[in-house]
RNA sequence: GGCCCUAUCGUCUAGUGGUUAGGACAGCAGCUUUUCAAGCUGUUAACAGGGGUUCGAUUCCCCUUAGGGUCA
Repeated sequence: GGCCCUAUCGUCUAGUGGUUAGGACAGCAGCUUUUCAAGCUGUUAACAGGGGUUCGAUUCCCCUUAGGGUCA
């Protein structure tokens, strides 16, 4: 340098054009308990950046960024 793959809450992960962007763990608050742990309830928190297609984009296309693989 060519080609391919990946990027979603703090972490892991689901989501094949119309979802309130869901779940688990973690965090916070409350309940329970003599206390802790466990358990229960509630709650906070996310689509890498830019552009395009479309009535509508996390989803499709292009570029960039970051990471990984492969060839030379």